This is a predicted complex of two RNAs, RNase P RNA and transfer RNA, with 421 nucleotides together. Rfam match: Bacterial RNase P class A. Rfam describes the family as follows. Ribonuclease P (RNase P) is a ubiquitous endoribonuclease, found in archaea, bacteria and eukarya as well as chloroplasts and mitochondria. Rfam links the family to the GO terms ribonuclease P activity, dimeric ribonuclease P complex and tRNA processing. It is annotated as a ribozyme. Model confidence (mean pLDDT): 79 of 100.
RNA sequence: UGAGCAGACUGUGCAAUCGCGGCGGCGCUUUAGCUGACGAGGAAAGUCCGGGCAUCACAGAGCAGGGUAACUGCUAACAGCAGCCGGAGGCGACUCUAGGGCAAGUGCAACAGAAACAGACUGCCGGCAUCUGCCGGUGAUGGUGGAAAGGUGGGGUAAGAGCCCACCGGAGUGUGUGAGAAUACACUGCCAUGUAAACCCUACCCGAUGCAACGCUGAUUUGGUGUGUUUUGUCAUAACAUCUGCUCGGUGGACAAGGCACAAAGGCGGCUCGAUCCGUUCGGCGACGAACGGGCUAGAUAAAUGAUUGCACCCGACAGAACCCGGCUUACAGGUCUGGUCACACA
RNA sequence: GCGGGUGUAGUUCAAUGGCAGAACACUAGCUUCCCAAGCUAGAUACGUGGGUUCGAUUCCCAUCACCCGCUCCA
Repeated sequence: UGAGCAGACUGUGCAAUCGCGGCGGCGCUUUAGCUGACGAGGAAAGUCCGGGCAUCACAGAGCAGGGUAACUGCUAACAGCAGCCGGAGGCGACUCUAGGGCAAGUGCAACAGAAACAGACUGCCGGCAUCUGCCGGUGAUGGUGGAAAGGUGGGGUAAGAGCCCACCGGAGUGUGUGAGAAUACACUGCCAUGUAAACCCUACCCGAUGCAACGCUGAUUUGGUGUGUUUUGUCAUAACAUCUGCUCGGUGGACAAGGCACAAAGGCGGCUCGAUCCGUUCGGCGACGAACGGGCUAGAUAAAUGAUUGCACCCGACAGAACCCGGCUUACAGGUCUGGUCACACA
Repeated sequence: GCGGGUGUAGUUCAAUGGCAGAACACUAGCUUCCCAAGCUAGAUACGUGGGUUCGAUUCCCAUCACCCGCUCCA
RNA backbone atom coordinates (compact mmCIF):
# COMPACT_ATOMS: atom_id res chain seq x y z
C1' U A 1 0.00 0.00 0.00
C1' G A 2 -3.80 -3.58 -1.16
C1' A A 3 -7.16 -7.46 0.37
C1' G A 4 -9.77 -9.62 4.15
C1' C A 5 -11.46 -10.88 9.68
C1' A A 6 -13.55 -9.67 14.51
C1' G A 7 -15.50 -6.17 18.07
C1' A A 8 -17.45 -1.45 19.91
C1' C A 9 -19.89 3.26 19.09
C1' U A 10 -22.86 6.70 16.31
C1' G A 11 -26.93 7.41 13.19
C1' U A 12 -28.01 15.42 10.94
C1' G A 13 -26.20 19.60 14.05
C1' C A 14 -26.94 24.72 16.07
C1' A A 15 -30.16 29.06 17.24
C1' A A 16 -35.00 31.57 17.70
C1' U A 17 -40.45 31.56 17.99
C1' C A 18 -45.11 28.98 18.68
C1' G A 19 -47.48 24.44 20.50
C1' C A 20 -48.32 19.45 23.21
C1' G A 21 -47.55 15.65 27.75
C1' G A 22 -47.05 14.54 32.82
C1' C A 23 -43.99 16.56 37.09
C1' G A 24 -41.97 20.54 40.63
C1' G A 25 -42.53 25.73 42.31
C1' C A 26 -45.36 30.50 42.56
C1' G A 27 -50.29 32.01 42.72
C1' C A 28 -55.02 30.49 44.93
C1' U A 29 -59.65 35.54 42.48
C1' U A 30 -60.97 27.92 42.38
C1' U A 31 -58.45 26.70 38.43
C1' A A 32 -57.57 30.14 34.59
C1' G A 33 -52.39 32.10 34.63
C1' C A 34 -46.81 32.57 35.30
C1' U A 35 -42.28 29.89 35.62
C1' G A 36 -38.40 25.74 35.76
C1' A A 37 -36.00 21.33 34.29
C1' C A 38 -37.46 16.90 31.54
C1' G A 39 -39.97 14.19 27.36
C1' A A 40 -38.99 7.33 22.19
C1' G A 41 -35.21 3.25 20.08
C1' G A 42 -30.95 0.28 18.84
C1' A A 43 -34.12 -2.06 17.25
C1' A A 44 -39.55 0.97 20.97
C1' A A 45 -40.84 -4.05 15.73
C1' G A 46 -41.91 -9.65 15.30
C1' U A 47 -44.29 -11.65 19.89
C1' C A 48 -40.04 -16.46 19.09
C1' C A 49 -38.01 -17.95 24.16
C1' G A 50 -37.12 -16.89 29.60
C1' G A 51 -38.45 -14.40 34.25
C1' G A 52 -40.83 -10.70 37.64
C1' C A 53 -45.83 -9.32 39.04
C1' A A 54 -51.26 -10.52 39.63
C1' U A 55 -55.52 -13.90 40.10
C1' C A 56 -57.26 -18.87 40.31
C1' A A 57 -56.84 -24.42 46.03
C1' C A 58 -50.25 -20.71 48.50
C1' A A 59 -50.89 -24.41 43.52
C1' G A 60 -50.83 -31.62 45.55
C1' A A 61 -49.53 -36.99 43.11
C1' G A 62 -49.57 -40.08 38.64
C1' C A 63 -50.70 -40.60 33.38
C1' A A 64 -51.36 -37.86 29.05
C1' G A 65 -49.41 -33.36 26.66
C1' G A 66 -45.45 -29.67 25.54
C1' G A 67 -40.23 -28.31 25.40
C1' U A 68 -34.71 -28.86 25.44
C1' A A 69 -30.37 -32.00 23.78
C1' A A 70 -21.83 -32.68 23.36
C1' C A 71 -19.23 -30.63 28.06
C1' U A 72 -18.12 -27.02 32.03
C1' G A 73 -19.71 -22.54 33.81
C1' C A 74 -22.71 -17.59 34.07
C1' U A 75 -27.64 -16.13 35.44
C1' A A 76 -33.68 -14.59 38.72
C1' A A 77 -34.38 -17.81 34.43
C1' C A 78 -33.64 -19.37 29.38
C1' A A 79 -33.83 -22.64 23.60
C1' G A 80 -29.61 -16.98 25.76
C1' C A 81 -24.31 -15.86 26.76
C1' A A 82 -18.97 -17.26 27.80
C1' G A 83 -15.13 -20.80 27.59
C1' C A 84 -13.98 -25.45 25.72
C1' C A 85 -14.54 -30.47 22.86
C1' G A 86 -15.93 -32.99 18.22
C1' G A 87 -17.23 -32.01 12.93
C1' A A 88 -17.18 -28.68 8.30
C1' G A 89 -14.91 -24.36 5.58
C1' G A 90 -10.67 -20.79 4.96
C1' C A 91 -3.22 -19.94 3.40
C1' G A 92 -4.61 -17.11 7.79
C1' A A 93 -7.11 -13.65 11.32
C1' C A 94 -11.58 -16.34 11.91
C1' U A 95 -16.52 -18.35 10.62
C1' C A 96 -20.58 -22.11 10.66
C1' U A 97 -22.63 -26.28 13.40
C1' A A 98 -31.15 -28.86 15.94
C1' G A 99 -24.09 -31.89 18.01
C1' G A 100 -28.08 -37.80 22.61
C1' G A 101 -29.83 -42.78 20.79
C1' C A 102 -31.57 -46.56 14.10
C1' A A 103 -26.99 -52.78 17.56
C1' A A 104 -34.49 -51.52 22.49
C1' G A 105 -38.66 -52.01 19.22
C1' U A 106 -41.84 -50.38 15.07
C1' G A 107 -42.54 -47.72 10.44
C1' C A 108 -40.82 -45.73 5.65
C1' A A 109 -37.12 -45.89 1.45
C1' A A 110 -41.47 -43.82 -4.87
C1' C A 111 -39.11 -45.31 -9.79
C1' A A 112 -35.13 -48.57 -10.93
C1' G A 113 -32.99 -53.09 -9.21
C1' A A 114 -32.60 -60.21 -8.15
C1' A A 115 -32.47 -58.03 -3.38
C1' A A 116 -33.52 -51.78 0.65
C1' C A 117 -31.46 -55.99 5.24
C1' A A 118 -30.61 -61.10 5.12
C1' G A 119 -33.07 -62.29 -0.08
C1' A A 120 -28.68 -64.90 -5.54
C1' C A 121 -30.97 -61.86 -11.82
C1' U A 122 -26.21 -62.20 -14.47
C1' G A 123 -21.40 -64.11 -13.61
C1' C A 124 -17.75 -67.59 -10.96
C1' C A 125 -17.00 -72.58 -8.54
C1' G A 126 -18.46 -77.72 -7.10
C1' G A 127 -21.80 -81.92 -7.67
C1' C A 128 -25.68 -84.46 -10.53
C1' A A 129 -27.99 -84.84 -15.00
C1' U A 130 -27.18 -84.38 -19.87
C1' C A 131 -28.38 -80.21 -24.47
C1' U A 132 -29.00 -76.61 -21.38
C1' G A 133 -31.50 -77.74 -16.77
C1' C A 134 -31.56 -79.10 -11.03
C1' C A 135 -29.11 -78.78 -6.11
C1' G A 136 -25.41 -76.38 -3.24
C1' G A 137 -21.36 -72.61 -2.29
C1' U A 138 -20.10 -67.41 -3.19
C1' G A 139 -21.33 -60.30 -2.05
C1' A A 140 -15.06 -61.20 -5.13
C1' U A 141 -17.99 -59.65 -11.01
C1' G A 142 -21.91 -56.88 -14.14
C1' G A 143 -25.98 -53.69 -13.99
C1' U A 144 -29.76 -50.48 -10.76
C1' G A 145 -29.93 -46.77 -7.17
C1' G A 146 -29.05 -41.15 -3.14
C1' A A 147 -27.67 -45.60 -0.43
C1' A A 148 -25.84 -52.75 -1.91
C1' A A 149 -22.66 -56.30 3.05
C1' G A 150 -16.05 -51.29 6.13
C1' G A 151 -12.12 -49.39 1.78
C1' U A 152 -7.32 -50.41 -1.09
C1' G A 153 -3.51 -54.01 -2.00
C1' G A 154 -1.56 -58.90 -1.13
C1' G A 155 -1.92 -63.96 0.57
C1' G A 156 -5.32 -67.84 0.57
C1' U A 157 -9.25 -70.86 -1.82
C1' A A 158 -12.76 -75.44 -5.99
C1' A A 159 -14.53 -70.32 -6.51
C1' G A 160 -14.80 -66.83 -2.71
C1' A A 161 -15.24 -64.25 1.91
C1' G A 162 -11.59 -60.09 7.96
C1' C A 163 -10.81 -66.42 6.30
C1' C A 164 -5.44 -64.35 7.21
C1' C A 165 -1.84 -60.03 6.74
C1' A A 166 -0.23 -54.49 5.83
C1' C A 167 -2.17 -49.52 5.65
C1' C A 168 -6.61 -46.42 6.19
C1' G A 169 -11.85 -45.55 8.46
C1' G A 170 -15.17 -46.92 12.56
C1' A A 171 -16.48 -49.55 17.30
C1' G A 172 -15.14 -51.65 22.03
C1' U A 173 -11.66 -52.54 26.20
C1' G A 174 -7.39 -51.03 29.17
C1' U A 175 -3.78 -47.29 30.77
C1' G A 176 -2.17 -42.08 31.00
C1' U A 177 -3.84 -36.76 30.86
C1' G A 178 -8.08 -33.46 31.77
C1' A A 179 -13.17 -30.76 36.19
C1' G A 180 -15.68 -32.82 31.88
C1' A A 181 -17.07 -33.43 26.73
C1' A A 182 -12.75 -35.59 24.89
C1' U A 183 -7.83 -36.94 23.61
C1' A A 184 -2.80 -39.86 23.21
C1' C A 185 -0.96 -44.76 23.20
C1' A A 186 -1.68 -50.05 23.33
C1' C A 187 -4.78 -54.27 22.47
C1' U A 188 -9.19 -56.91 20.32
C1' G A 189 -10.97 -58.64 13.16
C1' C A 190 -15.27 -56.63 16.96
C1' C A 191 -17.47 -54.12 11.62
C1' A A 192 -25.77 -55.04 9.14
C1' U A 193 -27.45 -48.88 4.40
C1' G A 194 -30.24 -44.29 5.31
C1' U A 195 -34.07 -41.78 8.03
C1' A A 196 -35.52 -39.92 15.06
C1' A A 197 -36.75 -31.37 11.89
C1' A A 198 -40.74 -40.57 11.41
C1' C A 199 -43.26 -42.90 15.77
C1' C A 200 -40.37 -43.85 19.74
C1' C A 201 -36.39 -44.54 23.76
C1' U A 202 -33.02 -41.99 27.35
C1' A A 203 -31.84 -37.64 30.56
C1' C A 204 -33.62 -33.00 32.32
C1' C A 205 -37.43 -29.03 32.58
C1' C A 206 -42.69 -27.23 32.45
C1' G A 207 -49.77 -25.86 36.87
C1' A A 208 -53.24 -22.48 34.08
C1' U A 209 -54.42 -17.55 32.64
C1' G A 210 -52.29 -12.67 31.13
C1' C A 211 -52.11 -5.49 33.13
C1' A A 212 -58.43 -6.16 28.53
C1' A A 213 -54.22 -9.82 34.91
C1' C A 214 -55.97 -7.75 39.38
C1' G A 215 -57.52 -4.31 43.85
C1' C A 216 -60.59 -0.01 45.49
C1' U A 217 -64.62 3.09 44.05
C1' G A 218 -68.92 3.97 41.14
C1' A A 219 -73.79 7.83 37.89
C1' U A 220 -78.02 5.61 35.46
C1' U A 221 -80.41 0.83 35.91
C1' U A 222 -84.93 -3.17 31.70
C1' G A 223 -84.06 -8.33 30.98
C1' G A 224 -80.74 -12.46 30.94
C1' U A 225 -76.30 -14.66 33.02
C1' G A 226 -72.68 -15.35 36.87
C1' U A 227 -70.82 -14.86 42.09
C1' G A 228 -71.87 -14.42 47.39
C1' U A 229 -75.47 -14.78 51.27
C1' U A 230 -80.26 -16.11 53.28
C1' U A 231 -85.37 -18.63 53.49
C1' U A 232 -88.46 -22.76 51.95
C1' G A 233 -88.98 -27.54 49.52
C1' U A 234 -86.83 -32.21 47.53
C1' C A 235 -82.73 -35.78 47.46
C1' A A 236 -78.77 -37.78 50.21
C1' U A 237 -72.96 -39.49 51.29
C1' A A 238 -73.83 -41.36 45.93
C1' A A 239 -74.29 -37.90 42.20
C1' C A 240 -72.70 -32.76 41.07
C1' A A 241 -69.08 -28.45 40.84
C1' U A 242 -63.79 -27.27 40.56
C1' C A 243 -56.98 -27.25 38.63
C1' U A 244 -58.40 -27.16 32.92
C1' G A 245 -57.79 -33.93 28.95
C1' C A 246 -58.11 -38.59 32.40
C1' U A 247 -57.40 -41.09 37.38
C1' C A 248 -56.48 -40.28 42.59
C1' G A 249 -56.47 -36.88 46.49
C1' G A 250 -58.34 -32.07 48.50
C1' U A 251 -62.32 -28.42 49.03
C1' G A 252 -67.59 -27.08 48.63
C1' G A 253 -73.43 -31.31 50.71
C1' A A 254 -76.29 -30.95 45.86
C1' C A 255 -80.68 -29.33 43.07
C1' A A 256 -85.22 -26.19 42.37
C1' A A 257 -88.00 -21.72 43.69
C1' G A 258 -88.06 -16.91 46.21
C1' G A 259 -85.52 -12.53 48.72
C1' C A 260 -81.08 -9.36 49.29
C1' A A 261 -76.20 -7.69 47.76
C1' C A 262 -72.33 -7.38 43.99
C1' A A 263 -70.48 -7.43 38.80
C1' A A 264 -71.44 -3.34 32.85
C1' A A 265 -69.88 3.43 31.58
C1' G A 266 -66.46 6.41 34.13
C1' G A 267 -62.57 7.48 38.10
C1' C A 268 -58.18 6.01 41.25
C1' G A 269 -54.42 2.41 42.04
C1' G A 270 -51.40 -1.44 39.49
C1' C A 271 -47.54 2.50 36.39
C1' U A 272 -42.50 3.03 36.55
C1' C A 273 -36.75 3.16 41.74
C1' G A 274 -35.38 -1.07 38.74
C1' A A 275 -32.25 -8.56 38.48
C1' U A 276 -31.75 0.27 37.19
C1' C A 277 -27.95 3.63 34.89
C1' C A 278 -22.82 6.01 35.09
C1' G A 279 -17.75 5.99 37.08
C1' U A 280 -13.58 3.78 39.85
C1' U A 281 -11.26 -0.40 42.16
C1' C A 282 -10.93 -5.66 42.99
C1' G A 283 -11.85 -11.19 41.60
C1' G A 284 -12.40 -14.19 36.99
C1' C A 285 -9.32 -16.20 30.28
C1' G A 286 -14.48 -14.77 29.75
C1' A A 287 -19.85 -14.51 30.33
C1' C A 288 -20.30 -12.35 35.05
C1' G A 289 -19.81 -11.07 40.28
C1' A A 290 -18.43 -7.85 44.64
C1' A A 291 -17.34 -3.11 47.11
C1' C A 292 -17.44 2.24 47.07
C1' G A 293 -19.14 7.00 45.09
C1' G A 294 -22.72 9.57 42.14
C1' G A 295 -27.54 10.10 39.17
C1' C A 296 -33.23 9.79 38.67
C1' U A 297 -33.63 9.49 32.83
C1' A A 298 -41.42 9.35 29.14
C1' G A 299 -45.66 7.31 31.84
C1' A A 300 -50.04 8.87 28.00
C1' U A 301 -55.61 6.50 27.90
C1' A A 302 -57.97 8.52 21.96
C1' A A 303 -53.31 8.58 23.58
C1' A A 304 -47.81 14.17 24.10
C1' U A 305 -42.61 14.12 21.96
C1' G A 306 -44.57 18.50 16.72
C1' A A 307 -44.52 22.88 13.41
C1' U A 308 -42.28 27.36 11.24
C1' U A 309 -37.94 30.40 10.16
C1' G A 310 -32.57 31.10 9.65
C1' C A 311 -27.52 29.01 9.23
C1' A A 312 -24.03 24.73 8.13
C1' C A 313 -22.63 20.29 5.61
C1' C A 314 -21.13 14.72 3.36
C1' C A 315 -28.45 16.62 2.39
C1' G A 316 -29.76 12.70 6.89
C1' A A 317 -31.47 4.92 6.80
C1' C A 318 -34.82 1.53 9.42
C1' A A 319 -38.50 3.10 12.21
C1' G A 320 -42.23 5.37 17.06
C1' A A 321 -43.14 3.66 24.09
C1' A A 322 -48.52 1.50 26.24
C1' C A 323 -47.11 -3.42 33.07
C1' C A 324 -41.73 -4.12 33.47
C1' C A 325 -37.08 -6.60 32.66
C1' G A 326 -33.11 -10.53 30.29
C1' G A 327 -32.25 -12.50 25.43
C1' C A 328 -33.13 -14.08 20.25
C1' U A 329 -34.73 -12.83 15.34
C1' U A 330 -35.85 -9.39 11.56
C1' A A 331 -35.29 -4.02 9.16
C1' C A 332 -31.37 -0.26 8.71
C1' A A 333 -28.42 5.28 3.89
C1' G A 334 -24.04 6.63 5.90
C1' G A 335 -20.01 7.59 9.40
C1' U A 336 -16.17 6.84 13.43
C1' C A 337 -12.79 4.02 16.47
C1' U A 338 -10.03 -0.36 18.20
C1' G A 339 -7.51 -5.15 17.74
C1' G A 340 -5.76 -9.39 14.90
C1' U A 341 -4.54 -11.81 9.66
C1' C A 342 -2.52 -12.49 4.61
C1' A A 343 0.24 -10.63 0.21
C1' C A 344 3.78 -7.20 -1.84
C1' A A 345 7.50 -3.31 -1.23
C1' C A 346 11.10 -0.73 1.80
C1' A A 347 14.18 -0.21 6.32
C1' G B 1 -52.13 -4.62 24.00
C1' C B 2 -52.83 -10.15 24.82
C1' G B 3 -54.16 -15.02 22.87
C1' G B 4 -55.24 -18.37 18.68
C1' G B 5 -55.55 -19.81 13.51
C1' U B 6 -55.03 -19.92 7.94
C1' G B 7 -52.15 -19.31 3.23
C1' U B 8 -52.74 -24.73 -3.21
C1' A B 9 -55.51 -22.82 -10.46
C1' G B 10 -59.61 -16.75 -11.56
C1' U B 11 -63.14 -18.80 -7.18
C1' U B 12 -64.43 -22.83 -3.54
C1' C B 13 -61.93 -26.97 -1.67
C1' A B 14 -58.74 -32.00 -1.89
C1' A B 15 -54.10 -34.61 -1.73
C1' U B 16 -49.91 -40.54 3.73
C1' G B 17 -42.64 -37.37 2.33
C1' G B 18 -42.54 -40.23 -4.00
C1' C B 19 -45.83 -37.54 -11.58
C1' A B 20 -50.30 -31.69 -7.45
C1' G B 21 -56.34 -33.19 -8.58
C1' A B 22 -61.95 -32.05 -8.55
C1' A B 23 -66.16 -28.65 -9.36
C1' C B 24 -67.53 -23.95 -11.35
C1' A B 25 -65.21 -20.21 -14.36
C1' C B 26 -61.73 -19.15 -18.99
C1' U B 27 -59.85 -20.29 -24.25
C1' A B 28 -60.31 -23.08 -28.88
C1' G B 29 -63.02 -26.58 -31.86
C1' C B 30 -67.69 -29.53 -32.99
C1' U B 31 -73.05 -28.96 -32.95
C1' U B 32 -77.06 -24.69 -34.38
C1' C B 33 -79.74 -20.06 -39.12
C1' C B 34 -77.94 -17.53 -34.22
C1' C B 35 -77.64 -18.04 -28.79
C1' A B 36 -77.97 -21.26 -24.58
C1' A B 37 -77.28 -26.27 -23.16
C1' G B 38 -74.28 -30.51 -24.60
C1' C B 39 -69.56 -33.04 -26.46
C1' U B 40 -64.04 -32.83 -27.24
C1' A B 41 -59.35 -30.63 -26.30
C1' G B 42 -56.26 -27.00 -23.78
C1' A B 43 -54.10 -23.22 -20.48
C1' U B 44 -53.75 -21.65 -15.46
C1' A B 45 -51.33 -22.89 -8.89
C1' C B 46 -48.43 -25.16 -3.45
C1' G B 47 -47.34 -16.78 0.00
C1' U B 48 -41.59 -15.83 0.35
C1' G B 49 -36.50 -17.36 1.94
C1' G B 50 -33.42 -21.00 4.27
C1' G B 51 -32.70 -26.02 6.54
C1' U B 52 -33.54 -31.70 7.40
C1' U B 53 -34.01 -35.65 3.66
C1' C B 54 -32.00 -39.45 -2.01
C1' G B 55 -36.57 -36.62 -2.57
C1' A B 56 -40.71 -31.30 0.82
C1' U B 57 -47.38 -28.71 -0.77
C1' U B 58 -46.48 -32.00 3.53
C1' C B 59 -41.40 -31.93 8.61
C1' C B 60 -38.41 -27.70 11.16
C1' C B 61 -36.85 -22.35 11.46
C1' A B 62 -37.37 -17.33 9.92
C1' U B 63 -40.39 -13.84 7.36
C1' C B 64 -44.79 -11.59 4.85
C1' A B 65 -50.05 -11.20 4.29
C1' C B 66 -54.89 -12.21 6.06
C1' C B 67 -58.69 -13.91 9.58
C1' C B 68 -60.89 -14.88 14.51
C1' G B 69 -61.43 -14.29 19.88
C1' C B 70 -60.63 -11.39 24.67
C1' U B 71 -63.33 -5.07 28.25
C1' C B 72 -70.29 -10.28 31.83
C1' C B 73 -74.06 -10.29 27.49
C1' A B 74 -78.24 -8.06 24.94